[in-house]
RNA sequence: CUCUGUCAAGGGCAAACCCGUCGAAAGGCGGGGACGCAAAGCCACCGGUCUAAGGGUGACCCCGCGGGCGACCGCCGCGCGUGGCGCCAACGAUAGCGGGGUUGCCAGG
Numbered sequence: 001c002u003c004u005g006u007c008a009a010g011g012g013c014a015a016a017c018c019c020g021u022c023g024a025a026a027g028g029c030g031g032g033g034a035c036g037c038a039a040a041g042c043c044a045c046c047g048g049u050c051u052a053a054g055g056g057u058g059a060c061c062c063c064g065c066g067g068g069c070g071a072c073c074g075c076c077g078c079g080c081g082u083g084g085c086g087c088c089a090a091c092g093a094u095a096g097c098g099g100g101g102u103u104g105c106c107a108g109g
Base pairs, nucleotide, nucleotide: 002109003108004107005106012037013036017032018031019030020029021028022027035096041102042101043100045099046098047097048094049093050092055088056087057086058085060084061083063081064080065079066078067076068075069074
């Protein structure tokens, strides 16, 4: 320097869950706690996955206004406004989903 991770040795990290906190959310941070991990150290470059505040869209639903038709309280795939619901979509998130980059303990070849 490189490959491998079986035996060790010294150790390291910390899932779910609980508490607090930030966030619209996904999720992050701190404390507790251990499912596991030879990079479960670090990095959003690639793919996947998660969320959708704001944004876009709808021939759907409620209400209001206007227009048209009908003629007596109805209709319009007509328009506008507000709200609901559905769909789309990261510039958000995930490194403990995979790839990639990078740094590294020990042991052995």

Predicted 3D model of a 109-nucleotide RNA (c-di-GMP-I riboswitch aptamer) from a Pseudomonadota bacterium. The source organism's lineage runs through Bacteria, Pseudomonadati and Pseudomonadota. Its mean pLDDT, the model's own confidence on a scale to 100, is 83. It matches the Rfam family "c-di-GMP-I riboswitch aptamer". From the family's description: GEMM was predicted in a large-scale screen for bacterial structured RNA regulatory elements.